[in-house]
Context: one part of a larger RNA
This record gives sequence, structure tokens and C1' cells, in this order.
RNA sequence: GUCAGCGAGUUAUUUUUGCAGGCAAGGUUAAGCCGUUGAAGGUGGAGCCGUAGCGAAAGCGAGUCUGAAUAGGGCGUUAGUCUGUAGGAAUAGACCCGAAACCCAGUGAUCUAAUCAUGGCCAGGCUGAAGCGAGGGUAACACCUCGUGGAGGGCCGAACUAGUUGGUGUUGAAAAACCUUUGGAUGAGCUGUGAUUAGGGGUGAAAGGCCAAUCAAACUGGGUGAUAGCUGGUUCUCCCCGAAAUAUAUUUAGGUAUAGCUUCAGGUAAAUUGUAUCACGGAGGUAGAGCACUGAAUGGGCUAGGGGUCUUUACCAGAUUACCAAACCCAAAUAAACUCCGAAUGCCGUUGAUAUGUACCCUGGAAGGCAGACAUGGGGUGAUAAGGUCACAUGUCGAGAGGGAAAGAGCCCAGACCAUCAGCUAAGGUCCCUAAAUGCAUGCUAAGUGGAAAACGUUGUAGGGUUACUGUGACAACUAGGAGGUUGGCUUAGAAGCAGCAAUCCUUUAAAGAAAGCGUAAUAGCUCACUAGUCUAGUGACCCCGCGCGGAAGAUAUAACGGGGCUAAGCAUGCUACCGAAGCUAUGGCUUUGUAGCAAUACAAGGGGUAGGGGAGCGUUCGAGUAUAGGCUGAAGGUUGACCGUGAGGACAGCUGGACGAACUCGAAGUGAUCAUGCUGAC
Repeated sequence: GUCAGCGAGUUAUUUUUGCAGGCAAGGUUAAGCCGUUGAAGGUGGAGCCGUAGCGAAAGCGAGUCUGAAUAGGGCGUUAGUCUGUAGGAAUAGACCCGAAACCCAGUGAUCUAAUCAUGGCCAGGCUGAAGCGAGGGUAACACCUCGUGGAGGGCCGAACUAGUUGGUGUUGAAAAACCUUUGGAUGAGCUGUGAUUAGGGGUGAAAGGCCAAUCAAACUGGGUGAUAGCUGGUUCUCCCCGAAAUAUAUUUAGGUAUAGCUUCAGGUAAAUUGUAUCACGGAGGUAGAGCACUGAAUGGGCUAGGGGUCUUUACCAGAUUACCAAACCCAAAUAAACUCCGAAUGCCGUUGAUAUGUACCCUGGAAGGCAGACAUGGGGUGAUAAGGUCACAUGUCGAGAGGGAAAGAGCCCAGACCAUCAGCUAAGGUCCCUAAAUGCAUGCUAAGUGGAAAACGUUGUAGGGUUACUGUGACAACUAGGAGGUUGGCUUAGAAGCAGCAAUCCUUUAAAGAAAGCGUAAUAGCUCACUAGUCUAGUGACCCCGCGCGGAAGAUAUAACGGGGCUAAGCAUGCUACCGAAGCUAUGGCUUUGUAGCAAUACAAGGGGUAGGGGAGCGUUCGAGUAUAGGCUGAAGGUUGACCGUGAGGACAGCUGGACGAACUCGAAGUGAUCAUGCUGAC
């Protein structure tokens, strides 16, 4: 891992509600006693519940309490009880498995820590302390040299002991080893045997280390089925309905209680119930708007006050001001906590109308649920960030399958009882993949734009508009001119159109600036404005709008149409067909509820569904009727098969098997397993 077997709402007592039954102003026995034992009941009236309540009570009583009250109000003013059964609750282990822990009593120092007693062990080599001797030396010591000597938690290094580095090993040869390398190796050394210290205790050169592969409190048994608001699991079928992820409270926030939302039963009863639309009547201060209030804020005017300057200057007083500026006036604006105003929706109501047809309301039983998610709208918060967060409204998912969006819980379409090789449509599509138009009409796009993106840029291109010039010749291009007073004045070393300052005239002209740019030290020189000619028909400026272009850099590989591919098979507008779903229709069938009916049946409306409520069934074991039908001429079980039933399941036949055992009507449960890192066994 697979298969097989086992494996989880039980039982008792009390209580509550439904259903069934007995008796009924009553109902009922408990213990005990008598009897029964493949069964059977009788007796027992103690007790309990009910038959009257109200009040704290005295007490009164269909009433009573409060109260001054004869008022008002509160609580009352006759159906129960016993048994069975089903759903809940309480108390018990209480659906099952699961702690980390706590307490008690014992067992452990053959591992290891420390200690005690008694034994054992440490190749070889090196170094050479004290002391002593001899010689030298001293006044005597000291001191020096040589020898002797053999000290040391001394040195090197086997055994022994430790476990430093690297590698191997890591379902190992091994639940700590092997190889290499390394520390100590006469010492606080290593080691044998025996003994002592015990669990909040020991021992510890101290790491919370060690105390038998177990240690921030050992192990074994018991309390014990500890407790677990936590995780996991919880076993057959069909039918009907069908949620919530909210409010309030909570040592409460992943729990629970009550309410809201679900279901079942009963009741009121067809309406002065509910819901939707219309009509009518209301409340309101949002969107918008406004500035009448409050606040913030801009420009101008007018003008107190303040500042600066001047004058008299000692003060008062005065004048002036490119300063600041209240109030007031004018203009234009601003606000969630401003409003002179003010919608649409929504909300509330109505003895109205229409539709629906009990959907409403009341009483009671049983719940689940109180982690929600996204989308759209208008908001708060955040950064007008988030697949963020909070509240509101609606939808979907949750609990919803089907079609579309390549693929996708929450988007678009649409709500799946079953069947059909029938039809029509929705969203979305119709060149191929791929069902259906290589459809029609008119335009646009040239960028593969379509098939990602901004400010900004754009003489890309289509359309619309305003305006200027133009056959008295425009725009562009080419040819020619572009002059004189004058090198204007000032400034300057110079300043001659062109460093700078002020001024910017006149003349000749077809036209020509006291010069728009380049240039020179200054001149010079080259253009321009302006004019004529040649040429010939449109040219320039601006605005609006459609579709494009640039802006545009990412990490494995084209990879930003789903692919092929497309110049439409792209975009815009209009039209006609077709395809397309479990939608709708058609045909057949099943089923629920209602109505009609004696029934058969007919008609109508329904049948997505998690948590959950309700209903109806299948099967297993045992018991009763009944040790019955059947059974060695073959039971149960096994196995094969094209049968029946909506399903759980049930027949029949063959083979196998070799002794039991259906069906029917009831009853009782150790009553149903793909799952609990389930348990046991086999492989």
C1' cells in the first nucleotide's frame, strides 16, 4: 500500500411537546405480599397530578390584590390523568477516537553522575629541581666550577583514555559507527569488583547535564472513559421544502444565549390578512444649486485704524504715501460637520382600483447559522493605492448544473424531474480549426492599427467650419532690383543698418527698414523684408471631429488575436438570413400539492439545492404468530447470466455447496463504512 473483518447519537431516571390508546372531575398505583417460570397475573390507595384563585401576610373567594374609591390596572374565572411511542432537554463518560498535564502508591544507580571500600594498569625515550660530595673562593659566610642525585598537575610517544578536523555512512555493518587526523598519557590519571545517594528527589569542575536508547521533573500501575468552547471521523434509498455568515449581550470575538432568516404540526378564516403596480396623502434636507446665516477665501472701490516719510519737531495738531487694513459697497467664487432653496429614487400610510390567491398573522415542536466572497452604484478610511478595509442598496456565488467570455466560484445569457438521431431562440457568433454569411449597402483605417498604456509631439489621412490673398495673376520656384541724404545723432580706440543709448525722419522710386539674420577689429561681403518680370490656378492661417503614427525597455521560447491565418476574416452605421443552452416549444413517462369525484381518473400549479426540517421506504440479526411453507429427488453460503423495480434492492435458472430454513403480519435492536496519519489479520 491493497484486500477482508471490526469500528461512532446508546442506556437509565426525570422533564417537555406531538401522536396513539384507557378512564374521566377524576386519573394512577410504588414498595411489599400471593401466584407464574418456554412465564400470567392478582393484591396493595401510602403517595403523585388534577378539581380555585388572589395576596408579603392576616385574610377573602369566582374572584382577589393595589387603592380613599363602587375608578383604573395586575393575576385569575373547570379537563385532566395514566401507559406506550417519536422529537428535544437535564443528570450521568452520554456520538466516537485524540492531549500537553495533575495526584496517589510502588519499581529502578547492571546505563550514567558523585562518593566510599578493596584491587589492577601506565612500552620506550628526553629534560635534569632541591639536597649531597670534591675543587676553587671568603676573615667567616656568600659565590663559582665539576660531579653525584632523580624532582615535576615537566617534554616526545605506544598500551590505555578522550573525541579535534575532513570524508564515508544516513530504509547504516552500527538507534552515534568506520577511515583519516588530533588531545591527555605519574595524574584533579585510567580502570575491575562490591557498596551508598531516588523523583520536586538525587547527583552535577554547571551543559538544565545525567538518573537503564526516556528528563525544565524517570518508569510502572491506579484515580481514568481526567478535561479538550479544539482537529479528525460518523456507515442504506427515494420524495417535499430549504437557510445563514446579521442585531443585541458576553473575561466575548474561530464559543454561546435571545431575536431575524428555515422547516413541521395546529389555529384564526376568504377578509378591515400579505405582496406588487397605479392613484392619492404624508414626513424628510441628500444630489444639485445658492451665498440669505456660519466659516474659509480673491480682485476693485470707499474709508476708520496702524506703519513709513515730511513739517512744527517739546507736546498737541497737520501734510503725504507704488505699505498693512477692520467695517461697508461692487464683482466673481468655496464648504461632510454652511443653507434663502431643493429634486429623482427610496420610506411610511390609505374603508380606492387591478393582479396574485393565504404567500399574512397567532400558538407550539425541531433546527442550522452569527469566519462570508466578488460585481455594480453612491460613500467613509487609505495615497479619489490594493484581489485593502468599513457600512448601505441590488445581483450572483455560497447552496447553481447548462451556453458564452480560449482556459476562470462571484462577469454576460439562463434556473437542470426523466427520455427523444424533433423544432424556435438568448448571450455570443457565422474563412479554417468549429455549428452557422468568404452575406448585402455606404464609408473609414495601411498602422497587422485591430490584437495592452499617459502627458506631450505629429505638413499621416477622411469629413465639417471660420477667415485672408487670388486671371487687375495669388502661393512656391527662377531672373532682376533691394537705392540716395548717410559712415544719421550720442557713445567709443573704432561703432559705417546689425556692442550699447535715445530717436526712427526726408528724398528718388515699380520697390527698398536710419534695417529681420549671418558676417568684419571697423569697413567690406551674403541674405531678408519690399518690388518688377517669367510661370500659371488655386494658396495661406486657425478651429472642430473620425481613424491612425511616435512616446513603448525584462528576465527559459514566438508568448499582449485561443491558433492558423486575415487588408478584411479590422473599425463605424444600417439591413436580411442562419448557428447557438439542460431556456421555450413538441411527444411520451414518473412524481408532489390543490380542486372535482365513491373510485378510476381528469384538470391546474409545481419537482437545482449545502447546513437543516419533514415524509415514505429497502435491507441485516434475533423473537412472536409457528420450532410453519420448503429442504439430502439438495437448505444456507459461493459463482455466472441478456430478468424485475425510480432507488435502497428483489426474483428466476445453471454450476458449486452439503444441512438447514424463506415468505407474510407484528415486535426488539450490538442494524448498513471508500475515508477517523482508524484497529486487527493476510499478502

Predicted 3D model of a 683-nucleotide part of an RNA (large-subunit ribosomal RNA, domain II) from Bdellovibrio sp. qaytius. Its Rfam family is "Bacterial large subunit ribosomal RNA". Its family is annotated with ribosome and structural constituent of ribosome in the Gene Ontology. Taxonomically the source falls in Bdellovibrio (Bacteria, Pseudomonadati, Bdellovibrionales, Pseudobdellovibrionaceae). The coordinates come from a structure-prediction model, not an experiment, and the mean pLDDT is 85.